[in-house]
């Protein structure tokens, strides 16, 4: 800004601008026209429809089906009738006037289809009467009372009448109007049924419930009022609170359901908030009124105006939601006779991928598989026929041209047919022809032109879930729907390439349903997972035995009505298709009515006996209550005997006792409990009940008959019982004994143990509490479904002489085992957790929490009922495999015990930690690191530090240039290195007469870049190797079987073994890796072979010797064999495996020793042996050199050596090994030296020579218990050797010095026989350097009862909340931070009960002294009626 006006054919009034004519004093005036137009007003109809919204409402509001005989209806249709006769006003208008405005005031004029009086009709009401329906209505007759209009509008006509031209009365047509009838459509009102959550809302109500009279309404009714009665609603949920418009439908779902109520349709409610009425047919009225309130605006401050939850639009709010468009052309609505006007209803257009549908972004061909990207095992692969190229088509978009349907009417003109009439007028109703109307829109559509040209994105790629690689990052950044991913090789983060899915969309977020059988009606459960009330009695309710006839409420069949339309579904049609739309059908599981059936249920009736009950008889019982009685024991008191302890404990102490305990005997007191019997035995509903006797009393069971005749089952609320502890009052109190005290234990010990000890335990109260793992963790009743066995009570049978549980059998209880079946499994299994009927209670993830608040109960303690916020992704059950246990059983090991010797104390050596340092390189670090890597750090090693060099490098390959290689010398320097001088010209081969030239191999040097190099990091990326459990006896598999499964069985069991070794048994049968054996060595024998070995016999020879001849017998050497197997005998054992004993034998039960290490564990150790992925470095983290360091030193630890002495030290003499090593070597022998060694020097490449003396031992001597003739550290001096070099930093020798140490605390190690202990010897490494390591022999013990304990291990079993597996898991407090929820001085809003105060508009009543046109009258006026005002 628009969305509600319209009618002049209801009525009165009535302009102006402009134009023209005339007049004019030129200022203007009048007239005509504009025009009876605009305009406002009276009046009629409409404005209650259409359009918007969902605040309120849990209600007859809505839905559905009925009723209204308790009712209304303007306009529409129908059809009967009537329209007679009078009157007074008023707005507009004009005049005066108030106000800023909005708006008024006063006195005047006027009309009507406005208003009013009278008549008639109809209607209403009372009484009486009649037929009918029916239970208060309808019809007819009579009486009383009340009540209406337009004589209107418009068009036409003159047949009759009047003036008589034409008009009027009149006639006619039409519109409008009154009244009664019927209908259609639309309401009002009442009723049955349905319609959310909370019982932590259980009682509500006084106009409340009903009646009578009255009022009110269109109409019923407490709707209102007076009186009367005391009712009414409620567990089938009243009242209260919270939330919410309802339905058709929509979404989802297989359905049943669940959620929802946008668009469209129906109903309701609302219109700024609250109240109120007026008008009207209808409103208590969205664009009407009055009042109050909040807000906004105007104002002259006095006062006024307004209501978008109509259409657009603005602001605000918000994650978010459109144009201040066109048109009445269509459809519909209002008014009008009509033309027409109005219509933000509506039809269209605009915006938005918001949804649904359709279409396009091209089709074909095209391998040099292009370029490029990504990746790579470097070969390739992939994007990919994808692109380019060649060729074709033309949808959409673009340009040009053509171009609809949607339009039917109405009106007008002409023609014509009916109706009406006196009429061919007029009017009206049709028919035909013509004419008139398009917002969308030049839109849909069609044709032509040109052109592959303009048109693809989003999410995802660990599993669920279709789709995988690279790089970056490094528990960071980040992802995430759930599980979860990320800590240096991320298919999970970010990017890229590739792929997958959908596609003009794709993903995210939110919501609802589904999956979820996860509230289970369809369709779940309750022994242990959440879940059976602690138990009974019983009310309501639910359910209920057999037979019979009836009934028809439930049930079931048929029919009728309804279940609006739209939607869903089906068919057809139409826009090119589809979405969308049209036509028809089906469906709508519901409700109501009528009618049929009678099986089942119900209701009422007649019967029955089997469910239930009663009577009779019998026995059993810790069933209950009360009274009484007994004995044993504890304690206490009295007395006797008697003396020093008693008591108590793991051990003690507190305690008692010389004032006489404990012990013992006698007597007495008192309380509590009732040994034996006694029992997986009995009774009781459960809790529970245990000496005996009596009284009272409940129940169950058996037997046999009789009676009642369904009397039954369950049980919400209700009532009662209900262990222990606790509470109240009063008793009682022996023992026991919370609290408390003391003593112990202990780190502590508010505990366990001990000594005392108070409440309590006991009794009474028709006391209170009302809970327990009140458990069978299993509600009650009934029925059915294999057995076996035991036991309690009763009966029957049989047997016998009686008796007996000797046996069989029936009923009732109580246990165990077990079939089918059930169960997640465990298990249950006639006493069900099986199969069923009925009823009740209870459950719905864990925690919060059985808690808070509220209610009820209680004296209290507390009980009962019973949440939410918040938080987690689990909590739980059963079973399995392991691991673990201060669980059990069996067994083994130098594991303990029994022994021997050590370590830990000293000194020194060596390794480690720590500290220090420029560096003290690195690794190993419980057993299983620490004399370890290292079988040997002065330089080197060497990796570290300082300083100096070098950069294709110290080392490898390739390319180019030069040079043979190589050797010697000089200068500088710490050296590396740098500079310089000289000598020197090789080998192979081709050409060539030679000279020489070229090529090649190796080497040196210069250069270039690919690359080298790294003892740099990661042993938690790895290979290999190793340690350890452990030389422990275990670890597995195939097939079968069992189990839903994880898994089990085998592998367990009975024996036996060193052994999962073997035997037997067995749903197992076999097999593999381990064990054992095969291998090496030592021990015996045989045989072969005898040199470098040996020497019995023979000979020679020195007397020293296998030295020589000779020999191979012996020893020995080193080859081949034998031998030992529980083989033999006896015993035990299961006639087995095997064990014990014996014989023989060199050896006897794996003969001793070694090598040999199952599946696996420890993210064990090692990137510094080696190899290797990734990362890092590249004039340095690489390389070379000198010096230093790894050797430091307050300290701590480990492992060794030497000792502390007499089983010894020292001195002298003397005997016996084995196994090794040796040429840059071992070194005899001689000489020198005190010695280490040195100088000479033979032999030996080794059964030949050398190292080489073995030592302990034995014989003799000395020392005589001392810090020593022990011990040897430390230090001083002098030397030797190795080596470029012994300062930091070697070993050894001699002389001197002579420390600690007198057998070692707590603790701890090794060893079971040729072992421990002790004694020496050799080797590797190595120039030199062992007290270490490896190996060798000599001498050579003690002890083992045994498996209780410590440690480790194996098997079986058991518990488990552990599985990173007890170094596990886990609880609470506190500190700090954060989150959620509370408390808090207060502050503030909403809602509600009761009482009271003030009280607008308005309606009703009453009054009305003021005012007053219509009517009446007896008319200066009065009356009737009305209005203002007052009061309630």
């Nucleotide at each position: 800004g628009c969305a509600a006006g319209u009618c002049g054919a209801a009525c009165g009034c009535g302009a102006a601008c402009g134009a023209g004519u005339u007049c004019u004093u030129c200022g203007g005036a009048a007239c005509u026209u504009u025009a009876g137009u605009a305009g406002a007003g009276u009046g009629g109809c409409g404005c209650a429809c259409g359009g918007g919204u969902g605040a309120g409402u849990a209600a007859c509001g809505c839905g559905u089906a009925a009723g209204u005989a308790a009712u209304c209806u303007a306009c529409c249709c129908u059809g009967a009738u009537a329209u007679c006769u009078g009157g007074g006003a008023u707005a507009a208008c004009a005049a005066u006037u108030c106000g800023a405005a909005a708006g008024g005031a006063u006195a005047g004029c006027u009309a009507a289809u406005a208003c009013c009086g009278g008549a008639u009709a109809c209607g209403u009401u009372g009484a009486u009467u009649u037929a009918u329906c029916a239970a208060g209505a309808a019809a007819g007759a009579u009486g009383g009372c009340c009540u209406g209009a337009a004589a209107g509008g418009u068009g036409g006509c003159c047949u009759u009448u009047a003036u008589u031209u034409a008009u009027a009365a009149g006639c006619u047509a039409u519109c409008a109007c009154g009244c009664a009838u019927g209908g259609g459509g639309g309401g009002g009102u009442c009723u049955g049924c349905g319609u959310a959550c909370c019982a932590u809302u259980a009682g509500u109500u006084u106009g409340u419930u009903g009646g009578u009279g009255g009022g009110g309404u269109a109409a019923u009714g407490g709707c209102c009022u007076a009186c009367c009665a005391a009712g009414a609603c409620u567990a089938c949920g009243a009242u209260g609170g919270u939330u919410a418009a309802c339905g058709g439908g929509u979404c989802u779902g297989a359905g049943a359901g669940g959620a929802u109520g946008a668009u469209c349709c129906g109903u309701c409610a609302c219109a700024c908030u609250g109240g109120c009425a007026c008008u009207g047919a209808a409103a208590c009225a969205c664009g009407g009124g009055c009042c109050a309130g909040a807000c906004u605006c105007c104002u002259a401050c006095g006062g006024g105006a307004g209501g978008c939850a109509g259409c657009a639009g603005u602001g605000a709010g918000g994650a978010a939601u459109a144009u201040u468009g066109c048109g009445c052309a269509a459809u519909g609505g209002g008014g009008g006779c009509a033309a027409c006007c109005c219509u933000g209803a509506c039809g269209c257009a605009g915006c938005g991928a918001c949804g649904c549908c359709g279409c396009g972004u091209g089709g074909g061909u095209g391998a040099g598989g292009a370029a490029g990207g990504c990746u790579u095992u470097c070969g390739g692969g992939u994007c990919g026929u994808a692109a380019a190229g060649c060729u074709c088509u033309g949808u959409c978009a673009g340009a040009a041209g053509g171009g609809a349907a949607g339009a039917a009417a109405u009106g007008c003109u002409u023609a014509u047919a009916g109706g009406u009439u006196a009429a061919u007028a007029c009017c009206u109703u049709g028919u035909a022809a013509g004419u008139u109307u398009g917002a969308c829109g030049g839109u849909a559509c069609c044709u032509u032109c040109a052109a592959a040209g303009g048109a693809a994105g989003c999410a995802c790629c660990g599993g669920c879930u279709a789709a995988c690689u690279c790089c970056g990052u490094g528990c960071c950044a980040g992802c995430a729907g759930c599980c979860g991913c990320g800590g240096u090789a991320a298919u999970a983060c970010g990017g890229a390439g590739g792929g997958u899915g959908c596609a003009a969309g794709c993903g995210u977020u939110g919501u609802u349903c589904g999956g979820a059988a996860u509230c289970a009606c369809u369709g779940g459960g309750c022994g242990u997972a959440a879940a059976g009330c602690g138990c009974g009695c019983g009310u309501a309710g639910g359910c209920g035995g057999c037979c019979u006839g009836a009934u028809a409420a439930g049930u079931u069949g048929g029919a009728u009505g309804u279940g609006a339309a739209a939607g869903c579904c089906c068919a057809c049609g139409a826009c090119u298709c589809a979405a969308c739309c049209g036509u028809g059908g089906a469906a709508g599981u519901g409700c109501a009515u009528c009618u049929g059936a009678a099986a089942c249920u119900g209701c009422a009736g007649a019967g029955c006996u089997u469910g239930a009950g009663u009577a009779u008889c019998g026995g059993a019982g810790a069933g209950g209550a009360a009274a009484g009685u007994g004995g044993a024991a504890u304690u206490c008191c009295c007395g006797g005997u008697g003396u020093a302890g008693a008591g108590g404990u793991g051990a003690a102490a507190u305690u008692c006792g010389u004032a006489g305990a404990u012990a013992u005997c006698g007597g007495g007191a008192g309380g509590a409990a009732u040994a034996c019997c006694g029992g997986u035995g009995g009774c009781g509903a459960a809790g529970g009940c245990g000496a005996c006797u009596u009284u009272c009393u409940g129940g169950a069971c058996a037997a046999a008959u009789a009676c009642u005749g369904a009397c039954g089952c369950u049980a919400a609320g209700g009532c009662g019982c209900g262990a222990a502890a606790g509470c109240g009052u009063g008793g009682g109190g022996a023992g026991c004994g919370a609290a408390c005290a003391g003593g112990a234990u202990u780190a502590g010990a508010u505990a366990c143990c001990c000594u005392g000890g108070u409440a309590g335990u006991c009794c009474a109260c028709a006391g209170c509490c009302g809970u327990a793992a009140a458990c069978g963790a299993u509600g009650a009743u009934a029925a059915c479904u294999a057995g076996g066995u035991a036991u309690a009570g009763g009966g029957g049978g049989u047997a016998u002489u009686u008796g007996a549980c000797c046996c069989c059998u029936c009923c009732u209880g109580u246990g165990c085992c077990g079939u089918a079946g059930c169960u997640a499994a465990c298990g249950c299994g006639a006493u069900a957790a099986g199969u069923u009927c009925u009823c009740c209670g209870c459950c719905u993830g864990g925690g919060g929490a059985g808690u808070a608040c509220g209610g009820c109960c209680g004296c209290a303690a507390g009980g009962u009922u019973a949440a939410a916020a918040c938080u987690c992704a689990a909590a739980u059950g059963a079973a399995u495999u392991g691991a673990c246990g201060g669980g059990g059983g069996c067994c083994c090991g130098c594991a303990c015990a029994a022994g021997c010797g050590g370590u830990g104390g000293a000194g020194c050596a060596u390794g480690u930690g720590g500290u220090u340092u420029a560096a003290u390189u690195c690794g190993a670090u419980g057993c299983a690191a620490c004399g370890c890597g290292a079988a040997g750090a002065a330089c080197c090693u060497u990796a570290c530090c300082u300083g100096g060099u070098c950069u294709u490098g110290a080392c490898a390959u390739c390319c180019c240039g030069a040079g043979a290689a190589u050797c010697u010398c000089c200068u500088g320097g710490a050296a590396a290195c740098a500079g310089g001088a000289g000598a020197g010209u090789g080998c192979u081969u081709u050409c060539a007469u030679u000279a020489g030239a070229g090529a090649g191999a190796a080497c040196u040097u210069g250069g270039u870049g690919a690359c080298a190099g790294g003892u740099g990091c990661u042993g938690c990326a790895u290979g290999g190797c190793u340690g350890u459990c452990g030389u422990c006896a275990g670890c597995u598999c195939g097939u079968g079987u069992c189990g839903u499964g994880a898994g089990a069985u085998g592998u367990u069991g009975g024996g036996u073994u060193a052994a999962g070794u073997c035997c037997c048994g067995c749903a197992a049968c076999g097999a593999g890796c381990g064990c054992a054996a095969c291998c090496c060595u030592c021990g015996c024998c045989u045989u072969u072979a005898g040199u470098u070995g040996c020497c019995a016999u023979c000979a020679g020879g020195u007397u020293a010797a296998g030295c020589u001849g000779g020999g191979c017998a012996c020893u020995c050497u080193a080859g081949a064999g034998g031998g030992a197997c529980c083989g033999c005998c006896g015993g035990u054992g299961u006639u087995a495996a095997a064990c014990c004993g014996g014989a023989g034998g060199a050896a006897g039960g794996u003969g001793g020793g070694g090598a040999u290490g199952a599946c696996g564990u420890c993210a064990a150790g090692u990137c510094c042996u080696c190899a290797u992925g990734g990362c890092c470095u590249u004039u340095a983290u690489a390389u070379c050199c000198a010096g230093g360091g790894c050797u430091a030193c307050a300290c701590a630890c480990g492992u060794a050596c030497u000792a502390c002495a007499a089983u010894g030290g020292c001195c002298g003499g003397u005997a016996c090994a084995a196994a090794g090593g040796g040429c840059a070597g071992c070194c005899a022998c001689u000489u020198a030296g005190c010695g280490a060694u040195a100088a000479g020097g033979a032999g030996c490449u080794a059964a030949u020579c050398c190292c080489g003396a073995a030592a302990a031992g034995c014989c003799g001597g000395u020392c005589u218990c001392a810090g020593u003739c022990c011990g040897g550290a430390u230090c001083g001096g002098a030397g030797u050797c190795u080596g470029c070099a012994a300062c930091u930093c070697g070993a050894c020798u001699c002389c001197g010095u002579g420390a600690a140490g007198u057998u070692g605390g707590a603790a701890u190690c090794g060893c079971u026989a040729g072992u421990a202990a002790u004694c020496g010897u050799g080797g590797a490494u190595c120039a030199g350097c062992a007290u270490g390591c490896c190996a060798c022999g000599g001498u050579g013990a003690a002890u083992a009862c045994g498996u209780u304990c410590c440690c480790g291990g194996g098997c079986c079993u058991u518990g488990u909340a552990c599985a990173c597996a007890c170094c596990g898991c886990c609880c609470g407090u506190c500190a700090c931070a954060c989150c959620a929820c509370g408390g808090g001085a207060g502050u503030u809003g909403g809602u509600u009960g009761u009482a009271c105060c003030a009280g607008a508009a308005g309606a009703c009543g009453u009054u009305g002294g003021g005012c007053u046109a219509a009517c009446c009258u007896u008319u200066u006026a009065g009356g009737a009626g009305g209005c203002a005002g007052g009061c309630g």
Small-subunit ribosomal RNA from an uncultured prokaryote, 1432 nucleotides, folded computationally. Its mean pLDDT, the model's own confidence on a scale to 100, is 82. RNAcentral holds the sequence, with entries from ENA. Its Rfam family is "Bacterial small subunit ribosomal RNA".